[in-house]
RNA sequence: GUGCUGGUAGUUCAAUGGCAGAACGCCGCUCUGAUAAGGCGGUAACGGAGGUUCGAACCCUCCCCGGCGCA
Numbered sequence: 001g002u003g004c005u006g007g008u009a010g011u012u013c014a015a016u017g018g019c020a021g022a023a024c025g026c027c028g029c030u031c032u033g034a035u036a037a038g039g040c041g042g043u044a045a046c047g048g049a050g051g052u053u054c055g056a057a058c059c060c061u062c063c064c065c066g067g068c069g070c071a
Stems, first nucleotide, its partner, number of pairs: 001070007010024004018054001025043006047063005
């Protein structure tokens, strides 16, 4: 330089064009003599910029970052 692949919550992952979810974590409450576990509630995210579309995390283009391959 080029091809492929990935980038979504603090972390690990879903969501294949129509309300962004789960688990763990964290915070509060509850429970207990106390701690842990359990129960209830809360917390917080689509890598960036354009385009297509009535509507984009999702499709297209460029860029940024990680991984793998070729040279």
The prediction has a mean pLDDT of 84. Predicted 3D model of a 71-nucleotide RNA (transfer RNA) from a Planctomycetota bacterium. The RNAcentral record of the sequence draws on ENA. Rfam family: tRNA. From the family's description: Transfer RNA (tRNA) molecules are approximately 80 nucleotides in length. NCBI's taxonomy places the organism under Bacteria, Pseudomonadati, Planctomycetota.